Predicted 3D model of a 112-nucleotide RNA (SAM riboswitch aptamer (S box leader)) from Thalassobacillus devorans MSP14. Rfam family: SAM riboswitch aptamer (S box leader). Gene Ontology term of the family: regulation of gene expression.

[in-house]
RNA backbone atom coordinates (compact mmCIF):
# COMPACT_ATOMS: atom_id res chain seq x y z
C1' N A 1 0.00 0.00 0.00
C1' N A 2 -5.00 -3.16 -0.92
C1' N A 3 -9.10 -5.33 1.33
C1' N A 4 -13.39 -6.79 5.25
C1' N A 5 -15.81 -4.52 9.83
C1' N A 6 -16.66 -1.14 14.03
C1' N A 7 -16.28 4.13 15.25
C1' N A 8 -16.06 9.23 13.75
C1' N A 9 -22.00 16.00 17.84
C1' N A 10 -18.89 13.48 23.92
C1' N A 11 -13.86 13.62 26.50
C1' N A 12 -8.57 15.27 27.54
C1' N A 13 -3.09 20.28 31.05
C1' N A 14 -2.57 28.03 32.35
C1' N A 15 3.65 22.69 32.44
C1' N A 16 8.91 21.87 30.26
C1' N A 17 12.15 22.17 25.65
C1' N A 18 11.37 24.14 20.99
C1' N A 19 11.23 27.61 17.37
C1' N A 20 7.59 28.93 12.77
C1' N A 21 4.35 26.67 11.46
C1' N A 22 -0.16 24.33 11.81
C1' N A 23 -5.91 22.90 11.51
C1' N A 24 -5.05 15.32 5.38
C1' N A 25 -6.16 17.54 0.41
C1' N A 26 -9.83 21.37 -3.09
C1' N A 27 -12.05 26.07 -2.23
C1' N A 28 -12.94 28.72 2.78
C1' N A 29 -12.51 30.11 7.25
C1' N A 30 -9.54 29.78 11.80
C1' N A 31 -5.67 28.55 15.03
C1' N A 32 0.05 30.22 15.76
C1' N A 33 5.96 35.30 18.95
C1' N A 34 -0.20 36.18 24.91
C1' N A 35 4.27 31.69 20.97
C1' N A 36 3.19 26.55 15.47
C1' N A 37 5.17 21.86 13.81
C1' N A 38 8.22 18.10 16.85
C1' N A 39 9.92 15.79 21.76
C1' N A 40 8.71 15.02 27.18
C1' N A 41 5.93 14.74 30.85
C1' N A 42 0.20 15.22 31.93
C1' N A 43 -4.43 14.03 30.79
C1' N A 44 -8.86 11.65 28.09
C1' N A 45 -11.23 7.19 26.00
C1' N A 46 -11.55 2.27 26.56
C1' N A 47 -10.47 -0.53 19.58
C1' N A 48 -7.53 -4.98 21.02
C1' N A 49 -6.00 -7.10 25.74
C1' N A 50 -7.04 -8.17 31.13
C1' N A 51 -10.64 -9.71 34.42
C1' N A 52 -15.93 -10.80 36.33
C1' N A 53 -20.96 -11.88 35.51
C1' N A 54 -24.51 -13.57 32.21
C1' N A 55 -27.42 -15.53 27.55
C1' N A 56 -27.13 -19.14 23.11
C1' N A 57 -24.43 -23.87 22.06
C1' N A 58 -22.93 -30.62 22.33
C1' N A 59 -18.39 -27.31 23.15
C1' N A 60 -17.46 -20.82 23.44
C1' N A 61 -13.14 -19.48 20.55
C1' N A 62 -19.57 -16.55 19.99
C1' N A 63 -23.28 -12.78 22.16
C1' N A 64 -23.94 -9.30 25.93
C1' N A 65 -23.17 -6.46 30.42
C1' N A 66 -19.81 -4.35 34.00
C1' N A 67 -14.88 -3.52 36.50
C1' N A 68 -10.30 -1.84 36.51
C1' N A 69 -6.29 0.82 33.15
C1' N A 70 0.35 -0.58 35.44
C1' N A 71 0.15 -4.27 28.76
C1' N A 72 -1.02 -3.17 22.49
C1' N A 73 -2.78 1.13 19.71
C1' N A 74 -5.13 6.22 19.78
C1' N A 75 -6.42 10.85 21.21
C1' N A 76 -6.05 15.85 23.90
C1' N A 77 -8.89 24.17 19.38
C1' N A 78 -13.24 24.36 16.44
C1' N A 79 -18.73 18.20 14.71
C1' N A 80 -13.83 14.64 10.18
C1' N A 81 -13.88 23.53 11.57
C1' N A 82 -16.79 23.82 7.10
C1' N A 83 -17.16 22.41 2.38
C1' N A 84 -16.19 19.18 -2.42
C1' N A 85 -20.45 14.49 -5.24
C1' N A 86 -26.07 12.40 -5.02
C1' N A 87 -31.09 13.41 -3.65
C1' N A 88 -34.69 15.99 -1.06
C1' N A 89 -36.58 20.60 1.18
C1' N A 90 -37.24 26.09 2.50
C1' N A 91 -36.90 31.40 1.03
C1' N A 92 -36.67 37.78 -1.54
C1' N A 93 -35.19 30.97 -6.57
C1' N A 94 -28.37 34.03 -11.62
C1' N A 95 -28.50 33.37 -4.76
C1' N A 96 -28.43 31.37 0.20
C1' N A 97 -29.79 27.98 3.50
C1' N A 98 -31.64 23.14 5.61
C1' N A 99 -31.81 17.60 5.59
C1' N A 100 -30.40 12.64 4.18
C1' N A 101 -27.17 9.46 1.84
C1' N A 102 -22.56 8.56 -0.35
C1' N A 103 -17.40 9.64 -1.42
C1' N A 104 -12.90 11.25 0.94
C1' N A 105 -10.30 11.32 5.30
C1' N A 106 -8.43 9.06 10.42
C1' N A 107 -8.35 5.45 14.15
C1' N A 108 -9.11 0.26 15.51
C1' N A 109 -9.52 -5.15 14.95
C1' N A 110 -9.00 -8.99 11.04
C1' N A 111 -7.27 -10.79 6.42
C1' N A 112 -3.63 -10.28 1.88
RNA sequence: CUCUUAUUAAGAGAGGCGGAGGGACUGGCCCGAUGAAGCCCGGCAACCGUCAAGCUACUAUGCUUGAAAAGGUGCCAAUUCCUGCAGAGUAUUUUAUUCUGACAGAUAAGAG